[in-house]
Molecule: Glycine riboswitch aptamer
Organism: Chelatococcus sambhunathii
RNA sequence: UAAGACGAUGCGGGAGAGCCCAGCCGGCCGACAGGCCGCGUAUGGCGCCGACGGAGCAACCGCCCCCGGAAACUCUCAGGCACAGUCACCGCAUCGUUGGA
Repeated sequence: UAAGACGAUGCGGGAGAGCCCAGCCGGCCGACAGGCCGCGUAUGGCGCCGACGGAGCAACCGCCCCCGGAAACUCUCAGGCACAGUCACCGCAUCGUUGGA
C1' cells in the first nucleotide's frame, strides 16, 4: 500500500397482485324512476400479491449435548393490488472500518 469484505450516502436499473362489487361525494343526461363518468372517498365486502418490516420451519453452520444463528422457502400480523410511492436485489461513485498481496 492494492485487490477483497462490511457499513453509510448518492445516482441508475428494479417486480407482483381487482382502480372488482356496494355505499357516500362530485359532475352530466332525464319529468320521474334511473343511467353514465370520476387518475374522488377508507366506509363495508369478497378476491389476490409478496422483493420493506414481522413471524415460523428447514438445508446448513457453531457445538459433546443442550442451545444459538440462519433464506429469495412458508405464513400473510402489518403492508400492498391504475399512476405514483415503497421495495429485496444488481451496477457505479464517494466516505468510513477492515484488510494486507